Model confidence (mean pLDDT): 79 of 100. This is a predicted structure of a 141-nucleotide RNA (SAM riboswitch aptamer (S box leader)) from Nucisporomicrobium flavum.
RNA sequence: ACCUCAUCCAGAGGGGCUGAGGGAUACGGCCCGACGACGCCCCGGCAACCACCGCGCAUGACUCGAUGACGAGGCAAGCGCGCGGCAGGUGCUAAUUCCGUCCCGGAACCGCGGUGAUCCCGCGCCCGGGGAAGAUGAGAA
Repeated sequence: ACCUCAUCCAGAGGGGCUGAGGGAUACGGCCCGACGACGCCCCGGCAACCACCGCGCAUGACUCGAUGACGAGGCAAGCGCGCGGCAGGUGCUAAUUCCGUCCCGGAACCGCGGUGAUCCCGCGCCCGGGGAAGAUGAGAA
């Protein structure tokens, strides 16, 4: 690298260096950028995935009391769930992962087309859900 699981509409900026593109990839859109973006370094911050700590539930065996398979008690810490704390390992610090592309569903108005026209239908626009891809963490290998 591949694979598995979880999360991705919240949150969080200053300085220095550099100097032209950048927002993962293709296309389209829309943004950021010589008032210096992107990147790198320093300091700060955000968050809480993992680690650690505490509590509760559940669990386990034990003791006691009952006798229908329950109640009470303290103990344990391997596994599970929830809540809280901390900030050690990561991560992040423009825009929902910037938005769309593929699939499903919804819908008044609006635009285009099918029609001469109403209705109706399709597409666009809009809304919701999913997928794909990606990112991050944890695991596995």
It matches the Rfam family "SAM riboswitch aptamer (S box leader)". From the family's description: The SAM riboswitch is found upstream of a number of genes which code for proteins involved in methionine or cysteine biosynthesis in Gram-positive bacteria. It was read from a public genome assembly, where an Rfam model found it.